[in-house]
Context: one part of a larger RNA
RNA sequence: UCCAACGAGUUAUUUUGCAUUGCUUGUCUAAGCUCUACGGAGCGGAGGCGUAGCGAAAGCGAGUGUUAAAAGCGCGUUUUUAGGCAGUGCAAAAUAGACCCGAAGCCAGACGAGCUUGCCUUGGCCAGGAUGAAGUUUCGCGAAAGCGAAAUGGAGGUCCGAACCAGUUGAUUGUACAAAAUCUUUGGAUGAGCUGAGGUAAGGAGUGAAAAGCUAAUCGAGUUUGGUAAUAGCUGGUUCUCUCCGAAAUAGUUUUAGGACUAGCGCUUCUGUAAUAUAGAUCGGGGGUAGAGCACUGGAUGAGCGGUAAAGGACGAAAGUUCGACCAUUCAAUCAAACUCCGAAUACCGGUUUAUUAAGAAGUAGUCAGAAUGUGGGGGCUAAGCUCCAUGUUCGAAAGGGAAAAAGCCCUGACCGACGUCUAAGGUCCCUAAAUAUUUGCUAAGUGUUAAAGGUAGUGAUUCACCAGAGACAGAUAGAAGGUUGGCUUAGAGGUAGCCAUCCUUUAAAGAGUGUGUAACAACUCACUAUUCGAUCGGUGAGUCGCGCCGAAAAUUUACCGGGGCUAAGCAAAUUACCGAAGACACGGAUUCUCCAAUUUUUAAUUGGAGAGUGGUAGGAGAGCAUUUCGGCCAGCACUGAAGGUCGACCCGCGAGGGCGACUGGAGCGGCCGGAAGAGAAAAUGUUGGA
Numbered sequence: 001u002c003c004a005a006c007g008a009g010u011u012a013u014u015u016u017g018c019a020u021u022g023c024u025u026g027u028c029u030a031a032g033c034u035c036u037a038c039g040g041a042g043c044g045g046a047g048g049c050g051u052a053g054c055g056a057a058a059g060c061g062a063g064u065g066u067u068a069a070a071a072g073c074g075c076g077u078u079u080u081u082a083g084g085c086a087g088u089g090c091a092a093a094a095u096a097g098a099c100c101c102g103a104a105g106c107c108a109g110a111c112g113a114g115c116u117u118g119c120c121u122u123g124g125c126c127a128g129g130a131u132g133a134a135g136u137u138u139c140g141c142g143a144a145a146g147c148g149a150a151a152u153g154g155a156g157g158u159c160c161g162a163a164c165c166a167g168u169u170g171a172u173u174g175u176a177c178a179a180a181a182u183c184u185u186u187g188g189a190u191g192a193g194c195u196g197a198g199g200u201a202a203g204g205a206g207u208g209a210a211a212a213g214c215u216a217a218u219c220g221a222g223u224u225u226g227g228u229a230a231u232a233g234c235u236g237g238u239u240c241u242c243u244c245c246g247a248a249a250u251a252g253u254u255u256u257a258g259g260a261c262u263a264g265c266g267c268u269u270c271u272g273u274a275a276u277a278u279a280g281a282u283c284g285g286g287g288g289u290a291g292a293g294c295a296c297u298g299g300a301u302g303a304g305c306g307g308u309a310a311a312g313g314a315c316g317a318a319a320g321u322u323c324g325a326c327c328a329u330u331c332a333a334u335c336a337a338a339c340u341c342c343g344a345a346u347a348c349c350g351g352u353u354u355a356u357u358a359a360g361a362a363g364u365a366g367u368c369a370g371a372a373u374g375u376g377g378g379g380g381c382u383a384a385g386c387u388c389c390a391u392g393u394u395c396g397a398a399a400g401g402g403a404a405a406a407a408g409c410c411c412u413g414a415c416c417g418a419c420g421u422c423u424a425a426g427g428u429c430c431c432u433a434a435a436u437a438u439u440u441g442c443u444a445a446g447u448g449u450u451a452a453a454g455g456u457a458g459u460g461a462u463u464c465a466c467c468a469g470a471g472a473c474a475g476a477u478a479g480a481a482g483g484u485u486g487g488c489u490u491a492g493a494g495g496u497a498g499c500c501a502u503c504c505u506u507u508a509a510a511g512a513g514u515g516u517g518u519a520a521c522a523a524c525u526c527a528c529u530a531u532u533c534g535a536u537c538g539g540u541g542a543g544u545c546g547c548g549c550c551g552a553a554a555a556u557u558u559a560c561c562g563g564g565g566c567u568a569a570g571c572a573a574a575u576u577a578c579c580g581a582a583g584a585c586a587c588g589g590a591u592u593c594u595c596c597a598a599u600u601u602u603u604a605a606u607u608g609g610a611g612a613g614u615g616g617u618a619g620g621a622g623a624g625c626a627u628u629u630c631g632g633c634c635a636g637c638a639c640u641g642a643a644g645g646u647c648g649a650c651c652c653g654c655g656a657g658g659g660c661g662a663c664u665g666g667a668g669c670g671g672c673c674g675g676a677a678g679a680g681a682a683a684a685u686g687u688u689g690g691a
Base pairs, nucleotide, nucleotide: 001691002690003689004688005687006686011096012095013094014093015092016091017090018089019088020087021086022085023084024083026049027048028047032043033042034041035040053060054059063075064074065073066072099237100236102234106227107226108225109224110223111222117201118200119199120198121197122196123195124194125193126191128160129159130158131156135152136151137150138149139148140147141146164188165187166186170183171182172181203219205215206214207213240624241623242622243621244620245619250263251262252261253260254259264367265366266364267363268362269361270360271359277356278355279354280353281352282351283350284349285348291342292340293339297336298335299334301332302331303330304329306327307326308325312323313322314321315320370395371394372393373392374391375390376389377388378387379386400411401410402409415589416588417587420585421584422583426579427578428577429564430563431562435576437575438574439573440572441571442570448566454550455549456548458547459546460545461544462543463542464541465540466539467538475532476531477530478529479528481505482504483503486500487499488498511526515524516523590614591613592612593611594610595609596608597607598606599605600604625680627677628676629675630674631673632672633671634670636669637668644664645663646662647661648660650659651658652657
């Protein structure tokens, strides 16, 4: 991993609701007793519920409690209604293990020191070598105490190093030789040494040269049995079919936030009417949002004017002037969620009308982690596939078509069948179904087929102004002068370092000068003028719009058209065709509900017709299939072959399934109507067995 078998809402009591049965001269018996053909039958009214309520109660009673009260008020009676008791079934709840499996743990009693820790008793073991303490002896010195030298001696938690004990480093091993080993290397090795045997101390306890170490591969509380099916707001799992309906991810509260309760939203049953709700139309309302505005409250800009100040700056001897500051005011322009002289659209409330239905009660679920997207906002950086509200949609719980691919975007809601028709979004050169369609423009960038500020004699359209045959614009030729070297400054300043002024004259025209240049001049050049040239589809300048261009650098591989590729097969505007979905229509069939008709075994079923439906998670409801067993019937089947097994391209049923046939098998089994459940497996790191 696979296969087979087993494997999860049960049972008892009580309560509530629904359905059904019996009785209603209310109903039911319990224990017990008697009888029995052992299946049961009879007796038993003790007691329960009901028939009257109110009050805490005494108690009173169609009333009662409150109270001083014959008053009021509360709960009842009266009217309407249909009710009451018991049994059975279904659903739910409570109490129990309570759908099943699953802790770590807590408590009690036992068993453990043959492992290991400490201690006690009694034994055993430590090759060899080195060092050479005290003491002693001899000699020397000394008055002596004593000192020195040489011998002798053999101390030590001494040294080196086997056995022995330990376990430092590295490697091997790591389904191992081994649930801690092997090899290398290393520490101790006469000591607080190592070791055999016997004994002793234990579970909140022992022992511990102390690591919460060790106490039998188990230790921050051993093992084992019991309490015990501990508890688990947590995870996992929970078994046949078809049909009908179909949610929520919100509010309030919560030692509450991944749990729960109540409400909201689902389902089923009943009551039952137009009183209700929704949508459209129309009529009538209030508002202070969007917008707008500055009339208030505040903010904020420019200009003017008035005022304030012993103590801001400058000037001045001072008076004072001027700049600045602050306050008020006028004009202009402007901003506001907590401003408003104003003020929509929607939304909301109500009336009428049209269409369709809702509403209430009872029983009983799931939901309380939501997501994206459009719009209006708060937080954040007008960041986030961010977060928090409001409002709509989709997903969730929705398949199909489109967006290459795709939960949430666009179109559209799948009962089933089939090689029919028409469309939606989106498309029509090829991949790839359908236009190499038509008309008019634009684009030259492969823009299209990523991006901004900013830049742009790219190109098209358009508006305004000016110049132009009395010759524009561009080019070419010629001129571009005089007062004057303007004044100042300066070493110099002559148009051309800088400051001030910026006139006049001659002219066709020429600045007290646009640049280059010089130390300063000079020289060149420009503005400006004349000539030449020749444009009326002219030229210059400013602006607006369309499509472009630059700005434009990233990591495996082109890689931002889905690809090929395209100059349209791109963009803008328009037109006509076609393709395109599980949409719509047409055909056949199934089924739910409502209505109508007919028939019948008339609380119902069947047949026919019409209309509206038939996506679906959690969840609810209905109808069925299969398994085991019991009761009744079939005086059923069966060795002329039961159950079981292996097959079948056959028949019936929407399906779960049921028949039939063949082979096998070798002794029991079925059909119909009912009852009762150990009643359906693919999942639980499920359990057991097998492969």